[in-house]
RNA sequence: GCCUUUGUGGCUCAGCAGGUAGAGCGUCGCCUUGGUAAGGCGGAGAUCGGCGGUUCGAGUCCGCUCAAAGGCU
Numbered sequence: 001g002c003c004u005u006u007g008u009g010g011c012u013c014a015g016c017a018g019g020u021a022g023a024g025c026g027u028c029g030c031c032u033u034g035g036u037a038a039g040g041c042g043g044a045g046a047u048c049g050g051c052g053g054u055u056c057g058a059g060u061c062c063g064c065u066c067a068a069a070g071g072c073u
Base pairs, nucleotide, nucleotide: 001072002071003070004069005068006067007066010025011024012023013022019056027043028042029041030040031039049065050064051063052062053061
């Protein structure tokens, strides 16, 4: 210098062919218990690495860029 992959709530991940973001764990509240654990119910929390473009509409396509991992020279 070139190529590939990854980048989504605190953590680990999902999101199949663009239609407006989910799960598990964690966390908070409540129920249950003599009390705890377990269990049950409910809530908060991400505009999706950043910027720009295409589109009526983009996490999802395109370009640039940043970071991490791997490969080539």
Predicted 3D model of a 73-nucleotide RNA (transfer RNA) from a Tissierellia bacterium.
Its Rfam family is "tRNA". Its family is annotated with triplet codon-amino acid adaptor activity in the Gene Ontology. The family's RNA type in Rfam is transfer RNA. From the family's description: Transfer RNA (tRNA) molecules are approximately 80 nucleotides in length.